Transfer RNA from a Promethearchaeota archaeon, 72 nucleotides, folded computationally. The source organism's lineage runs through Archaea, Promethearchaeati and Promethearchaeota. Its Rfam family is "tRNA". By type it is a transfer RNA. The same sequence occurs in records of 2 taxa.
This record gives sequence, C1' cells and structure tokens, in this order.
RNA sequence: GGGCUUGUGGUUUAGUGGUAUAACGCACGGUUCGCAUCCGUGAAAUCGGGGGUUCAAUUCCCCCCAAGUCCA
Repeated sequence: GGGCUUGUGGUUUAGUGGUAUAACGCACGGUUCGCAUCCGUGAAAUCGGGGGUUCAAUUCCCCCCAAGUCCA
C1' cells in the first nucleotide's frame, strides 16, 4: 500500500428498509429477622463519524476512523 471481517445501553448481543431485542449488571418495590435466591417495575443505546439514495436507513451506496485477519 491492497483485500476481507467487525463496530448497536455499563458488558455481551438480536435485529438485511417501517417508532432497537434479550441476558447480565444498575435503581426502586415485594418476599426474608437480615443477606442471598426468586418475583415485579423502571432508567439506560440519536446503532463508530460524515455524506448520499428513499416518504422512511441499524439495514442500501460512498468517504473516513478504530479493532482483527490475509497478501505485498
């Protein structure tokens, strides 16, 4: 320098055009003498950044950034 893969709550992730899903963690409540377990409720991601296409983009296209990998 070139090819490919990946980037989504604090963490791990689902989601291949129509108001972003779950688990763990966190907060509050119930249960308990108390803790843990268990149950319920809630907060938390403008989807790596910018631009384009579209009525509508996490999703399609382009550029860039970061990580991994292969080639030179």